[in-house]
RNA sequence: GAGGGUACUCCGGAGAAUCCCGCACAGCGGGUGCCGAAGGUGCAACACCGGCCAUGCCGGUGGAAUCUCUCAGGCAAAAGGACGGAGCAGGCAU
Numbered sequence: 001g002a003g004g005g006u007a008c009u010c011c012g013g014a015g016a017a018u019c020c021c022g023c024a025c026a027g028c029g030g031g032u033g034c035c036g037a038a039g040g041u042g043c044a045a046c047a048c049c050g051g052c053c054a055u056g057c058c059g060g061u062g063g064a065a066u067c068u069c070u071c072a073g074g075c076a077a078a079a080g081g082a083c084g085g086a087g088c089a090g091g092c093a094u
Stems, first nucleotide, its partner, number of pairs: 003092001006089001008087005017032001019031005033075003039071001040069001042067001046062007
């Protein structure tokens, strides 16, 4: 000096009811309809292992996402927010 990653700070950052009911009402409980971008679930190629009637087929394990599910979370604003950009600190490899 360059690269990827981590923590912190700043900036940008979508979707979906300011729904309904009850109660002893700063709140709690229940109901219906929705959203996917905290977190989590699932798996294709592929890799490995095993089996078999074996140039392949079957089973198991591992296996990504802004895909999928909607468990969690969320559905005025605020907050949060995957992801992107900038700064900064320490560390890693060359």